This is a predicted structure of a 73-nucleotide RNA (transfer RNA) from Polymastia littoralis. Its mean pLDDT, the model's own confidence on a scale to 100, is 81. Rfam family: tRNA. About the family: Transfer RNA (tRNA) molecules are approximately 80 nucleotides in length. By type it is a transfer RNA.

[in-house]
RNA sequence: AGGUGUUUAGCUCAGUUGGUAGAGUACCGUGUUUACACCACGAGAGUCGGAAGUUCGAAUCUUUCAAUGCCUA
Numbered sequence: 001a002g003g004u005g006u007u008u009a010g011c012u013c014a015g016u017u018g019g020u021a022g023a024g025u026a027c028c029g030u031g032u033u034u035a036c037a038c039c040a041c042g043a044g045a046g047u048c049g050g051a052a053g054u055u056c057g058a059a060u061c062u063u064u065c066a067a068u069g070c071c072u073a
Stems, first nucleotide, its partner, number of pairs: 001072007010025004019056001028042004049065005
């Protein structure tokens, strides 16, 4: 320099034909226990990497920028 993937909760990851975002785990609270752990229940945590465009409506489509992985030179 060229090609090709990834970016979503603290962490690991889903998300179907565009219809307004979820799971596991962790943290917190309650119950349980003499106590801790396990277990049960509950709650919080996201402007979906940034910006712009298309659309009634964008995590999803388009453009651009950034970070990062792989391949080639």